About this RNA
c-di-GMP-I riboswitch aptamer from Mesobacillus foraminis, 84 nucleotides, folded computationally.
RNA sequence: AUUAGAAAAAGGCAAACCAUUCCAAAGUCUGGGACGCAAAGCUUCAGGUCUAAGGUGAAAAACUAGGAUGGCUGAGUUACCUAA
Numbered sequence: 001a002u003u004a005g006a007a008a009a010a011g012g013c014a015a016a017c018c019a020u021u022c023c024a025a026a027g028u029c030u031g032g033g034a035c036g037c038a039a040a041g042c043u044u045c046a047g048g049u050c051u052a053a054g055g056u057g058a059a060a061a062a063c064u065a066g067g068a069u070g071g072c073u074g075a076g077u078u079a080c081c082u083a084a
Base pairs, nucleotide, nucleotide: 002084003083004082005081012037013036017032018031019030022027035071041077042076043075045074046073047072048069049068050067054064055063056062
């Protein structure tokens, strides 16, 4: 430096749920809590999914992302330990 994560050690993150901040909503913040995670660190670049305030619309239908999701996938980028 590259590849891999069987075993091990040190440490890390934290789903549901409860309380709570913000938001039109999806969702999110903080604390508690652990289902899991070897990138469950980071970036919406591509695709997917969720929401639809505003917009389109005769409409309460339907459509629409500059909103959300990195714990949906790919890609990019950085990194601990161990093994080869």

The sequence was found by an Rfam model in a public genome assembly. Taxonomically the source falls in Mesobacillus (Bacteria, Bacillati, Bacillota, Bacilli).